[in-house]
RNA sequence: ACCUGUAUGGCUCAGUGGCAGAGUGUUGGUCUCUCAAUCCAGAGGUAAGGGGUUCGAAUCCCCUUGGUG
Numbered sequence: 001a002c003c004u005g006u007a008u009g010g011c012u013c014a015g016u017g018g019c020a021g022a023g024u025g026u027u028g029g030u031c032u033c034u035c036a037a038u039c040c041a042g043a044g045g046u047a048a049g050g051g052g053u054u055c056g057a058a059u060c061c062c063c064u065u066g067g068u069g
Base pairs, nucleotide, nucleotide: 003069006066007065010024011023012022013021018055026042027041028040029039048064049063050062051061052060
């Protein structure tokens, strides 16, 4: 320099055009003499930034940025 793929809760990831979710973590409760585990409930993401296509974009296209091969 060129090419490929990637960016979604704290972390690891799912979701291929119309509802943003899971595991884990975290907070409160349950249980226990206490802690852990179990079970119940909650908080937490304007989806890296910008633009375009579309009635409608996390999802398709372009540019930039970060990190990957």

A computed fold for a 69-nucleotide RNA from Capitella teleta, annotated as transfer RNA. The coordinates come from a structure-prediction model, not an experiment, and the mean pLDDT is 84. It matches the Rfam family "tRNA". Rfam links the family to the GO term triplet codon-amino acid adaptor activity. Lineage of the source: Eukaryota > Opisthokonta > Bilateria > Scolecida > Capitella.